c-di-GMP-I riboswitch aptamer from Anaerobacillus alkaliphilus, 88 nucleotides, folded computationally. Lineage of the source: Bacteria > Bacillota > Caryophanales > Bacillaceae > Anaerobacillus. The prediction has a mean pLDDT of 88. The sequence is in RNAcentral, with records from Rfam.
[in-house]
């Protein structure tokens, strides 16, 4: 220093649900609880996908509907990057 996850040690995150005079249109966040599971389930929205559709457009049977990120998603994939311990 690479490459890598058998055996282990020490940890470490935290799904679904549930609360929540919380935040947001919404998807979804954030807080506590709670573990489904994860060797990057640590951080990054840079390319894809996947969600929502406010606002915007367009269409209409006047109530609706389709389409649009600049919004979210890192626990969707690829990508960067940073790192315990073991092996080789």
């Nucleotide at each position: 220093a690479u490459u890598u996850g058998a055996u282990a040690a020490a940890g470490g995150c935290a799904a679904a649900c549930u609360a929540g005079u919380a935040c947001g249109a919404a998807a979804g966040u954030c807080u506590a609880g709670g573990a489904c599971g994860c060797a990057a389930a640590g951080c990054c929205a840079u390319a894809g996908g996947u969600c929502u559709a406010a606002u915007g457009u367009u269409u209409u049977u006047u109530a609706a509907a389709a389409c649009u990120a600049u919004g979210a998603u890192a626990g969707c994939u690829a990508g960067g990057u940073u790192a315990c311990c073991g092996a080789a």